[in-house]
RNA sequence: CAGCCAGACCGUCGCCGCCCGCGUCAGCGAAAGCCGCCGCGGGGGGAGGAAAGUCCGGGCUCCACAGAGCAGGAUGCCGGGUAACGCCCGGCCGCUAUAAGUCGCCGCUAGCGCGAACGACGAAGGUGAGGAACAGGGCCACAGAGACGAGUCGCCGCGGGUCAAACCGCGGCGGGUGAAACGCGGCAACCUCCAUCCGGAGCAACACCAAGUAGGCGGACAUUGACGCUGCUCGCCGAGUCCGCGGGUAGGUGGCACGAGCGCAGCGGCAACGCUGCGCCUAGAGGAAUGGCGGUCAUAGCGCGCCUUACGAACGCGCCGUAACAGAACCCGGCUUAUCGGCUGACUU
RNA sequence: GCGCCCGUAGCUCAGUAGGAUAGAGCGGCGGUUUCCUAAACCGCAGGUCACAGGUUCGAAUCCUGUCGGGCGUA
Numbered sequence: 001c002a003g004c005c006a007g008a009c010c011g012u013c014g015c016c017g018c019c020c021g022c023g024u025c026a027g028c029g030a031a032a033g034c035c036g037c038c039g040c041g042g043g044g045g046g047a048g049g050a051a052a053g054u055c056c057g058g059g060c061u062c063c064a065c066a067g068a069g070c071a072g073g074a075u076g077c078c079g080g081g082u083a084a085c086g087c088c089c090g091g092c093c094g095c096u097a098u099a100a101g102u103c104g105c106c107g108c109u110a111g112c113g114c115g116a117a118c119g120a121c122g123a124a125g126g127u128g129a130g131g132a133a134c135a136g137g138g139c140c141a142c143a144g145a146g147a148c149g150a151g152u153c154g155c156c157g158c159g160g161g162u163c164a165a166a167c168c169g170c171g172g173c174g175g176g177u178g179a180a181a182c183g184c185g186g187c188a189a190c191c192u193c194c195a196u197c198c199g200g201a202g203c204a205a206c207a208c209c210a211a212g213u214a215g216g217c218g219g220a221c222a223u224u225g226a227c228g229c230u231g232c233u234c235g236c237c238g239a240g241u242c243c244g245c246g247g248g249u250a251g252g253u254g255g256c257a258c259g260a261g262c263g264c265a266g267c268g269g270c271a272a273c274g275c276u277g278c279g280c281c282u283a284g285a286g287g288a289a290u291g292g293c294g295g296u297c298a299u300a301g302c303g304c305g306c307c308u309u310a311c312g313a314a315c316g317c318g319c320c321g322u323a324a325c326a327g328a329a330c331c332c333g334g335c336u337u338a339u340c341g342g343c344u345g346a347c348u349u
Numbered sequence: 350g351c352g353c354c355c356g357u358a359g360c361u362c363a364g365u366a367g368g369a370u371a372g373a374g375c376g377g378c379g380g381u382u383u384c385c386u387a388a389a390c391c392g393c394a395g396g397u398c399a400c401a402g403g404u405u406c407g408a409a410u411c412c413u414g415u416c417g418g419g420c421g422u423a
Stems, first nucleotide, its partner, number of pairs: 001345005007297007015046002018043006027034002048325001052336002055334005060202004067234004072198005077091005092130001093128004101121004106115003131193002136191002138187003148183001153174008206254004216245006228236002261280008298322001301319005350422007359375004368406001377393005399415005
């Protein structure tokens, strides 16, 4: 630095889905028979690496199968991977840390050489929101003559000027300050420009079935197009929409777990990953189950013994009793955060 | 589920197009005054600007991520 595990086994008592069988009582049917609830019995399944934060990206569903423009947002070296991404992989460049070591300094030494500290260099590693500052605007404290507008701290040269200076113009050089000093300065995690991407809403989406009261009263808007798509304009859709009061219901089913799925092997690729073959099926319900007890073993911890001059390791005995972060709620891919302890591998020394 | 806001001293708040030392009031402590206290006056302490990292010469302020708290809506 990367990957993996997240106590194991047995008994027993429970909890939540699913399947099968039997029984009782309803229901349907002409009958054979089918089948709901309930009860009993049996079988099989039942949390995570983060289920978390909801920070990105998608699937799915509905709204014009998803439209135009503006506004807004996000990303930003090069190439690749992917359903997609702000993720991952490889490369370049910048910054950064030190190890061994090298050099310097210094010391010792007649010399070869040796050496603590200090300084510099120094590999894997870490890290980078790494487009553009000749499109434009803005900012650059203090210090400094001067912070990008203008100008001039000192010296020199040339020209003007003058009796000689002072002074003026042009050019060159230098010191100091500072993060940066005239160089197309620095800052885009200031506005902005360029390129690319982004329609909106979310499983309380959405679809179906059933019950029930009122199909009420008051107000606002609406075929001169309301509501919705959409923040605005266009465009689309096409008949109700919204608020308050009063009343009712607050049930069921699907969506819903076979999926960008998991494991193994082979092949391609530096890798991320892809292709092929074989095997496997793995919670899903409702405010919500996945647990309790006992035993054995192993790990961690504590104590004692053994050993020893002493301490420690190993070994033996005993105690303790599972140990951190944490609990699925439409589903995936990432990121981030939390996390006791352990195992494996790679690189450097 | 979706959307949004806040965190500065013990308490209540300023300070946000970055500029050096972060302020105010109340409270606390010490002193003056008083017989004592209150009031008044003088002085002092007290802050990792919630936390961590980054951008920058420079961060309370800008960006990102956490933590805590609150609001709206169905």
This is a predicted complex of two RNAs, RNase P RNA and transfer RNA, with 423 nucleotides together. The coordinates come from a structure-prediction model, not an experiment, and the mean pLDDT is 76. Rfam match: Bacterial RNase P class A. It is annotated as a ribozyme.